Predicted 3D model of a 99-nucleotide RNA (THF (Tetrahydrofolate) riboswitch aptamer). The model forms 83% of the base pairs in the Rfam consensus. Rfam family: THF (Tetrahydrofolate) riboswitch aptamer. About the family: Tetrahydrofolate (THF) riboswitch was first reported for Ames et al. as an RNA motif in 5' untranslated (5'-UTR)regions of folate transport and biosynthesis genes in Firmicutes genomes. Its mean pLDDT, the model's own confidence on a scale to 100, is 78.
RNA sequence: CGCAGAGUAGAAUUGCGUGCGUUAAGUGCCGAAGGAACGGGGAGUUGUCCUUCGGACGAAAAGAGAAAUCUUGCGGUACGCAGUUCGCAUCCCGCUGCU
Numbered sequence: 001c002g003c004a005g006a007g008u009a010g011a012a013u014u015g016c017g018u019g020c021g022u023u024a025a026g027u028g029c030c031g032a033a034g035g036a037a038c039g040g041g042g043a044g045u046u047g048u049c050c051u052u053c054g055g056a057c058g059a060a061a062a063g064a065g066a067a068a069u070c071u072u073g074c075g076g077u078a079c080g081c082a083g084u085u086c087g088c089a090u091c092c093c094g095c096u097g098c099u
Base pairs, nucleotide, nucleotide: 002098003097004096005095010086011085012084013083014082015081016080017079018078019077020075021074022073029055030054031053032052033051034050035049036048040093041092042091043090061072062071063070064069
């Protein structure tokens, strides 16, 4: 010099648990503004995520109880834990192995 490889944040999904909604919030979709994160170091998007605002669409309830509530469901529901799979958009350098 060349070739190969490792590693993160995180993402998806499954299970369990605790909640929220079922008087419709949330999820998903579109637009605007702001912000954050992105292997050990640097840069970093038209990608990712979060917050706020606006817009369109839109739902599964049933039973028990005097009531408060409870139970069983339902929601592309929130969070936590565990398993599995994927995994720096990309560029440069570094690290490990081989030559």